[in-house]
RNA sequence: UGGCGGGCCCUACGCGGCAGGAGGCUUCGAACCAGGUCAGAUCUUGACGGAAGCAGCCUUAAGAGGUUACUCUUGGGUGACGUAGGAAUGUCUGGCAGGA
Numbered sequence: 001u002g003g004c005g006g007g008c009c010c011u012a013c014g015c016g017g018c019a020g021g022a023g024g025c026u027u028c029g030a031a032c033c034a035g036g037u038c039a040g041a042u043c044u045u046g047a048c049g050g051a052a053g054c055a056g057c058c059u060u061a062a063g064a065g066g067u068u069a070c071u072c073u074u075g076g077g078u079g080a081c082g083u084a085g086g087a088a089u090g091u092c093u094g095g096c097a098g099g100a
Stems, first nucleotide, its partner, number of pairs: 001097002004094005009086006015079002018075006024067005034059004042051003
């Protein structure tokens, strides 16, 4: 001096990680307008029985909390992680070839 490759730059994808949302799990949760069981009481029957059904109890709905081991999803000035494609001819770096 020439040429090749790589990093710093950009994009996409993948993986991990952080944060959020939802699902899931769990707790509470209905005077009446959810369900079940319905003491007492009520109605009906000659009787046996039957009917509706308040309180209470139980299960839950709407809703309000808790939860992260799991699932889905969203996001980034996340990562001296990977792969691929670009940009630039600016820097850094590794060989190769030639010349002085």
The prediction has a mean pLDDT of 76. Bacterial small signal recognition particle RNA from a Chloroflexota bacterium, 100 nucleotides, folded computationally. It matches the Rfam family "Bacterial small signal recognition particle RNA". For this family Rfam cites "Temperature-responsive in vitro RNA structurome of Yersinia pseudotuberculosis" (Righetti et al., Proc Natl Acad Sci U S A, 2016).